[in-house]
This is a predicted structure of a 100-nucleotide RNA (Bacterial small signal recognition particle RNA) from a Chloroflexota bacterium.
Its Rfam family is "Bacterial small signal recognition particle RNA". Gene Ontology terms of the family: SRP-dependent cotranslational protein targeting to membrane, signal sequence recognition and signal recognition particle, plasma membrane targeting. The family's RNA type in Rfam is non-coding RNA gene. From the family's description: The signal recognition particle (SRP) is a universally conserved ribonucleoprotein involved in the co-translational targeting of proteins to membranes.
The source organism's lineage runs through Bacteria, Bacillati and Chloroflexota.
Of the family's consensus pairs, 96% are formed in the model.
The prediction has a mean pLDDT of 78.

RNA sequence: GGCUGGGCCUCGUGCGACGAAGACCUCCUAACCCCGUCAGGUCCGAGAGGAAGCAGCGGUACGGAGUCAUCUUUGGGUGCCGCGGGAUCACCUGGCUCGA
Numbered sequence: 001g002g003c004u005g006g007g008c009c010u011c012g013u014g015c016g017a018c019g020a021a022g023a024c025c026u027c028c029u030a031a032c033c034c035c036g037u038c039a040g041g042u043c044c045g046a047g048a049g050g051a052a053g054c055a056g057c058g059g060u061a062c063g064g065a066g067u068c069a070u071c072u073u074u075g076g077g078u079g080c081c082g083c084g085g086g087a088u089c090a091c092c093u094g095g096c097u098c099g100a
C1' cells in the first nucleotide's frame, strides 16, 4: 500500500433490567331500589297448608384501600446483550497479503 472482518453511525427484530397501567390476591364495602335464607309479625284459607316479606345472618356487585411475587399491555437518550439489513473508510481495532 491492497483485500477483508469488527467497533463507532442507522433501521428492524428478539431477550433481560427499570418505569407506568391493568389483572390476580387480601381487607372494607348494599337500611330499601342485588341474590339466598328469612326469627318475629302480616295476608289468603273452614282446615291442611300457602303467599309476600322487615330485622338478622351469609354471599356477591359497583367502588375504595393494601400488595412481595406472578401474568398481560405499554414506554424509552434502558443494556460494554443476541440476530439480520443498511450506511461509512473520518477515527479505532483484528486477519491475510505485497513492497521498502
Base pairs, nucleotide, nucleotide: 001097002096003095004094005093006092007091009086010085011084012083013082014081015079016078018075019074020073021072022071023070025066026065027064028063034059035058036057037056042051043050044049